[in-house]
Context: one part of a larger RNA
Molecule: large-subunit ribosomal RNA, domain VI
Organism: metagenome
RNA sequence: CGCAGGAUACUUGAAGAGGAGCUUUUCUUAGUACGAGAGGACCGGAAAGGACGCACCUCUGGUGAUCCAAUUGUUCCGCCUGGAGCAUUGUUGGGUAGCUAAGUGCGGACAGGAUAACCGCUGAAAGCAUCUAAGCGGGAAGCCCCCCUCAAGAUAAGGUAUCCCUGGGACGCAAGUCCCCUAAAGGGCAGUCGAAGACGACGACGUUGAUAGGCUGGAUGUGUAAAGGCUGUAAGGCCAAAGCUGACCAGUACUAAUCGCCCGUGCGG
Numbered sequence: 001c002g003c004a005g006g007a008u009a010c011u012u013g014a015a016g017a018g019g020a021g022c023u024u025u026u027c028u029u030a031g032u033a034c035g036a037g038a039g040g041a042c043c044g045g046a047a048a049g050g051a052c053g054c055a056c057c058u059c060u061g062g063u064g065a066u067c068c069a070a071u072u073g074u075u076c077c078g079c080c081u082g083g084a085g086c087a088u089u090g091u092u093g094g095g096u097a098g099c100u101a102a103g104u105g106c107g108g109a110c111a112g113g114a115u116a117a118c119c120g121c122u123g124a125a126a127g128c129a130u131c132u133a134a135g136c137g138g139g140a141a142g143c144c145c146c147c148c149u150c151a152a153g154a155u156a157a158g159g160u161a162u163c164c165c166u167g168g169g170a171c172g173c174a175a176g177u178c179c180c181c182u183a184a185a186g187g188g189c190a191g192u193c194g195a196a197g198a199c200g201a202c203g204a205c206g207u208u209g210a211u212a213g214g215c216u217g218g219a220u221g222u223g224u225a226a227a228g229g230c231u232g233u234a235a236g237g238c239c240a241a242a243g244c245u246g247a248c249c250a251g252u253a254c255u256a257a258u259c260g261c262c263c264g265u266g267c268g269g
Base pairs, nucleotide, nucleotide: 001153005164006163007162008161009160010159011158016150017149018148019147022050023049024048025047026046027045028044034039052107053106054105055104056103060101061100062099063098067094068093069092070091071090072087073086074085075084076083077082112144113143118138119137120136121135165268167180168179169178170177171176181266186263187262188261189260191205192204193203194202211256212255213254214252215251216250217249218248221244222243228239229238230237231236
C1' cells in the first nucleotide's frame, strides 16, 4: 500500500510451505511347518533397547561473579571484640531461581487411497493358449492422505461475532479543492513490567490497580549470628534449628505506574 467505510476478537485451511518418516535384540507362536540329518521359518502376538527429534526441570546432577558459612595475608574503622576494603569472585565448602544434560516425559504409530516391480481372475485377436487387447483384483520403508507446525498478499486477498460514525457551506463541466462544525469505536506515544525480547515486535498492568519495587509472612539455602548471661584453666560448650537469606510463593497500596498528547472521522463505487 492492497484486501471498496473504520475497528476488536475468534477462526477456515487450498493442487500452499515446512517438519516427521529410522532400526536392533529377546520372548512367544515353535524346536512347529520344511528337512534323511545338520539346521530351521513364513504369518501372528509381546517385551526390552540404540540413534535421532520435541518438550520440560519433579527426580539425579552442572552452573549459579557475592545467598550462607569457613579461612590466609594485609590495610582501615583509636584499641579489644566485631566488621569493611584489597588480594582471580583472594581462596575454600555448600547452594535458591533461571538456564541446562548426563536427568525426566513423549514421538516415529494406526487406518485409508492410487500405484511400481511382481502375482492373479475372466478373456479374445489366433475354435487352443495367453494377467491385456475391452474389463476386474492383489501388491512396497516409496506417492497421496493420516500426524505436528506455519499459513487469507489464497490479489479468487475467505468466514463468524460484536463495536463505531447518520452535520453545514463555497467554488468547479467533472475529477475534485477549500472553509466552519465535529473527532466515534479503536489504536499509539509516554509510564510500571514480563519464564517476551538484539532493536522493533509479543504479552501483563496503570488507582474501578497487585505491574514492578518496598514491607509482612512463607519457602529455599547456609548451618547455630551479634550482644549479654551461665559454664570451662583454655580451645570451647549452653541459652540457640540461631542469625542471615538474589532471582521463588503469597499477602499488603507504603513508593512508582501522574497529568497528558497524538492518530483514527462524519453511513461508505